[in-house]
RNA sequence: GAAGUCGGCCAGGCAAUCGCCUGUUGUUUUUACAACGGGAGGAAAGUCCGGGCUCCACAGGGCAGGGUGCCAGGUAACGCCUGGGAGGCGUGAGCCUACGGCCAGUGCAACAGAAAGUAUACCGCCCGAUUAUCUUCGGAUGAUCAGGUAAGGGUGAAAUGGUGCGGUAAGAGCGCACCGCGCAACAGGUAACUGUUGUGGCAGGGUAAACCCCACCCGGAGCAAGACCAAAUAGAGGAACAAAGGCUCGGCCCGAGCUGUUCCUGGGUAGGUUGCUAGAGGUGCGCAGCGAUGUGCAUCCCAGAUGAAUGAUUGCCCCAGUUUCGACUGGACAGAACCCGGCUUAUCGGCCGACUUCAUUU
Numbered sequence: 001g002a003a004g005u006c007g008g009c010c011a012g013g014c015a016a017u018c019g020c021c022u023g024u025u026g027u028u029u030u031u032a033c034a035a036c037g038g039g040a041g042g043a044a045a046g047u048c049c050g051g052g053c054u055c056c057a058c059a060g061g062g063c064a065g066g067g068u069g070c071c072a073g074g075u076a077a078c079g080c081c082u083g084g085g086a087g088g089c090g091u092g093a094g095c096c097u098a099c100g101g102c103c104a105g106u107g108c109a110a111c112a113g114a115a116a117g118u119a120u121a122c123c124g125c126c127c128g129a130u131u132a133u134c135u136u137c138g139g140a141u142g143a144u145c146a147g148g149u150a151a152g153g154g155u156g157a158a159a160u161g162g163u164g165c166g167g168u169a170a171g172a173g174c175g176c177a178c179c180g181c182g183c184a185a186c187a188g189g190u191a192a193c194u195g196u197u198g199u200g201g202c203a204g205g206g207u208a209a210a211c212c213c214c215a216c217c218c219g220g221a222g223c224a225a226g227a228c229c230a231a232a233u234a235g236a237g238g239a240a241c242a243a244a245g246g247c248u249c250g251g252c253c254c255g256a257g258c259u260g261u262u263c264c265u266g267g268g269u270a271g272g273u274u275g276c277u278a279g280a281g282g283u284g285c286g287c288a289g290c291g292a293u294g295u296g297c298a299u300c301c302c303a304g305a306u307g308a309a310u311g312a313u314u315g316c317c318c319c320a321g322u323u324u325c326g327a328c329u330g331g332a333c334a335g336a337a338c339c340c341g342g343c344u345u346a347u348c349g350g351c352c353g354a355c356u357u358c359a360u361u362u
Stems, first nucleotide, its partner, number of pairs: 001358010012317007020039008041333001045344002048342005053222004060254004065218005070084005085099001086097004100213002105211002107207002122153002124149003128145007161179006180202001181200008226274004236265006245259005281300008318331005
């Protein structure tokens, strides 16, 4: 100097003028007025997970169903986060993983190929018999039949553990060495797992985001939940069941609760208050921990709208591009609606820190 990897922060700034919503206090007959404050994000988005809260509801058991899937921690909890293990990718810093089980069972693998699983022999290799030709009389070559073989070749995503040596008629874990695989012991580690040593049949493979098995977890509905006040009509009509019944508890069974309920037709009203923002809260410092995080002290209050406020103008500054150096243009993704913890997606840029590789110089 270049190229990368990981982490953190910001999200245009300041001022003036005008406008909008809201909190507290005071004044005001009300409308309103004044003062002091506040006012859309890192994703507010997706509604994908987990909860707080409300109701069913006094609140259980089981089946079905669903979710997660290496180990240990964190957390209110999670499918999230942190740290480790294994496998894979990368020269590396680092990154990814839908990561329990195929000897419980059932499936699937088109085509090609001899054959896709206690397998088989297409081309081959070896050997025996018969036969033909040649012959230097040792034998060679071809055809047919019987036998041995899976080392070589071919097909395929995948083909009878891999490499090498020996051995054999030719071969094969047939034997041996190393690797691999199974088993056992020991050592390290909380564990996943790793290492060492010994031993051995030296071999019926792949696939579970295939059905399935195993382990653990899971009530439901949702702020349009729910509570209160007001208003209005038709306390209308019909049908069914009738305590041995009916209704409620996501489906079913048991069980529990209530004592009337369910369905159809028709009519009326739908306004306001609350829930609604002081929290599993933010910030700073210390301590413990590899870390996620926890804890102690101090400090702060940071939207609560309801057809939808949080804006507009001007000037200066900042960033980027162009420039005739006068200036001009642009500034992403994008807007709270009960709240919080995550994940995922979109995104113009800027700043900071640590680490890796390459080139050059000293």
The prediction has a mean pLDDT of 76.
A computed fold for a 362-nucleotide RNA from a Gammaproteobacteria bacterium, annotated as Bacterial RNase P class A.
The model forms 98% of the base pairs in the Rfam consensus.
Taxonomically the source falls in Gammaproteobacteria (Bacteria, Pseudomonadati, Pseudomonadota).
Rfam family: Bacterial RNase P class A. Its family is annotated with ribonuclease P activity, dimeric ribonuclease P complex and tRNA processing in the Gene Ontology. Rfam describes the family as follows. Ribonuclease P (RNase P) is a ubiquitous endoribonuclease, found in archaea, bacteria and eukarya as well as chloroplasts and mitochondria. Rfam classes the family as a ribozyme.
The sequence was found by an Rfam model in a public genome assembly.